A computed fold for a 108-nucleotide RNA from Ureibacillus thermosphaericus, annotated as SAM riboswitch aptamer (S box leader). The coordinates come from a structure-prediction model, not an experiment, and the mean pLDDT is 85. Its Rfam family is "SAM riboswitch aptamer (S box leader)". Rfam links the family to the GO term regulation of gene expression. Taxonomically the source falls in Ureibacillus (Bacteria, Bacillati, Bacillota, Caryophanaceae). The sequence was found by an Rfam model in a public genome assembly.
[in-house]
Formats: sequence, structure tokens, C1' cells
RNA sequence: CUCUUAUCAAGAGAGGCGGAGGGACUAGGCCCUAUGAUGCCCGGCAACCGGCAAGAAAAUUGCAAAGGUGCUAAAUCCUACAGAUCAUAUUGAUCUGAAAGAUAAGAG
Repeated sequence: CUCUUAUCAAGAGAGGCGGAGGGACUAGGCCCUAUGAUGCCCGGCAACCGGCAAGAAAAUUGCAAAGGUGCUAAAUCCUACAGAUCAUAUUGAUCUGAAAGAUAAGAG
């Protein structure tokens, strides 16, 4: 990097460092940000893998959080594509799915 499977509306600081943009990409919105964001460290949250227990075992359930990751504004911040319903006829609202993305585990 590619493929497969699962999840993505819950949760997580009034700390330190550091100083300018940031919220994945493109576009449009809407936000965060010198009352110091994004990021890094610490802290914290969660429980995917792993661990322990139950189970003949697979499945599944429960426990802990010392291991490997992950996450820590807003639904993956929202919409872009397709379909359905409703209202309107410029279009809008809701729902479902897809695409894209993120993370984990496995395979190549």
C1' cells in the first nucleotide's frame, strides 16, 4: 500500500510545553482559535486484540485495565452519489443505502 471483517449519535482535564492557524482530501456550509486552538507531554476515556473466569469446544457472557493499539469539540461537525416518503415546484426536510474516511483484527 491492497483485500476481508467489525465498529463509528456514548465516554474522556479549569494540567504543562508551545505559539498560528485548525476541523482528512476537493467544493459549499457551519464551527474552534491569542480568554492560546491544531500539535507534543502528562492525565483521562473506552475495551478492538491480548489476559482472566464461565463454557467440552466454537459461539457467547462476565471481570480487570499491569500488555499492544486507539480515542480524548461539534454524529466520521453537516452536505455532496442513488433510492424512498413528505411538503413545495428555486428547492427543502426526514429516512435508507452507497462512496470516501478513521480505528481494530486478520491476510497478501